Description: This is a predicted structure of an 87-nucleotide RNA (c-di-GMP-I riboswitch aptamer) from uncultured Planococcus sp. Its Rfam family is "c-di-GMP-I riboswitch aptamer". Rfam links the family to the GO term cyclic-di-GMP binding.
[in-house]
RNA sequence: UGACGAAAAUAGCAAACUUAUACGAAAGUAAAGGACGCAAAGCUACGGAUCUAACUGUCCCAGACACAAGACCGCCGAGCUGCCGAA
Numbered sequence: 001u002g003a004c005g006a007a008a009a010u011a012g013c014a015a016a017c018u019u020a021u022a023c024g025a026a027a028g029u030a031a032a033g034g035a036c037g038c039a040a041a042g043c044u045a046c047g048g049a050u051c052u053a054a055c056u057g058u059c060c061c062a063g064a065c066a067c068a069a070g071a072c073c074g075c076c077g078a079g080c081u082g083c084c085g086a087a
Base pairs, nucleotide, nucleotide: 004085005084012038013037017033018032019031021030022029023028036074042080043079044078046077047076048075050071051070056066057065058064059063
């Protein structure tokens, strides 16, 4: 330095759920509590998946269907960066 990840050490993150407010059409995001888990559960929506369906379009138009430029990186990949050091 690369790979690897310990019944090691130090620090860190925080699912479900609860509380209340704000933003948003919704999905969802932000705060506090909480702890299922995480060696990248740090960052980037770049590819795929997934969620939503405002706008727009179509139709048999009180409605239905399609659609991402919205969301999600704690779904799978990719890129960038980073702590520790047993085998």
Model confidence (mean pLDDT): 86 of 100.